Lysine riboswitch aptamer from uncultured Phascolarctobacterium sp., 156 nucleotides, folded computationally. The prediction has a mean pLDDT of 80.
RNA sequence: AGAUAGAGGCGCGGAAAGCAAUAGUAGCCUGUGGAGCGGGAGCGAAGAAGCAGGGGAAAGGGCCUACGCCGAAGUGCAGCAGCAGCCAUGCUGUUGUGCUGGGCUGACAGCGAAUAGCUGUCGGACUGUCGCUGCAGUUGCAGCGGAGGGCUAUCU
Numbered sequence: 001a002g003a004u005a006g007a008g009g010c011g012c013g014g015a016a017a018g019c020a021a022u023a024g025u026a027g028c029c030u031g032u033g034g035a036g037c038g039g040g041a042g043c044g045a046a047g048a049a050g051c052a053g054g055g056g057a058a059a060g061g062g063c064c065u066a067c068g069c070c071g072a073a074g075u076g077c078a079g080c081a082g083c084a085g086c087c088a089u090g091c092u093g094u095u096g097u098g099c100u101g102g103g104c105u106g107a108c109a110g111c112g113a114a115u116a117g118c119u120g121u122c123g124g125a126c127u128g129u130c131g132c133u134g135c136a137g138u139u140g141c142a143g144c145g146g147a148g149g150g151c152u153a154u155c156u
């Protein structure tokens, strides 16, 4: 230097189906009502908003799982391509670049129906790993610091 195999632990990701929720919401029908509704485009006397009754969804997100794994994977910014319903906006893929060892948690901001969950920034204690120092003298303890392009083991 290369290859192989491993470790961290509420470890990462996770299709189909099902479940909770979204929600008795939206659209639709009837009656009433009588000019507004919508981010915009647009819709409206061929009847808007509101009110009452009827009946009544879905997607994204969440839980769980086959399974794949230990930069697992995620994410910010910018570009390109595609999809959706015209834009705004959103989703998917990809390129470049930055960040993140890991889970938990607090504050602020954003997405979201949500108090679920997710993302970013700044913190907190904990934990794994290596380095340095000190103490022990056995495989440890304490303090400080670094990052996964790392760490451990074996082979060439």
Base pairs, nucleotide, nucleotide: 001156002155003154004153005152006151009070011069012068013067018063019062028054029053030052031051032050036043037042039087040086073100074099075098076097077096078095079094080093081092082091083090084089101127102126104124105123106122107121108120109119110118111117129146130145131144132143133142134141135140

Rfam family: Lysine riboswitch aptamer. A reference for the family is Mandal et al. (2003), "Riboswitches Control Fundamental Biochemical Pathways in Bacillus subtilis and Other Bacteria", Cell. Rfam describes the family as follows. Riboswitches are metabolite binding domains within certain messenger RNAs that serve as precision sensors for their corresponding targets. Of the family's consensus pairs, 98% are formed in the model. The organism belongs to Phascolarctobacterium, within Bacteria. The sequence is in RNAcentral, with records from MGnify.